[in-house]
RNA sequence: GCGUGGGUAGUUCAGCGGCAGAAUACGUGCUUGCCAAGCAUGUGACCCGGGUUCGAAUCCCGGCUCGCGCA
Repeated sequence: GCGUGGGUAGUUCAGCGGCAGAAUACGUGCUUGCCAAGCAUGUGACCCGGGUUCGAAUCCCGGCUCGCGCA
């Protein structure tokens, strides 16, 4: 340099055009003699900029960044 896959919550991952979800972590409460575990509840995210569309995390273009392959 070329090709290819990825970037969504603190972390690990879903979500393939119409409300952004789970697990875990964290806050609060319940439970317990205390801690842990368990139960309930709450907070929290779409890498950046443009385009297409009534509508974009999702499709297109350009960037940034990480991984893999080729040279």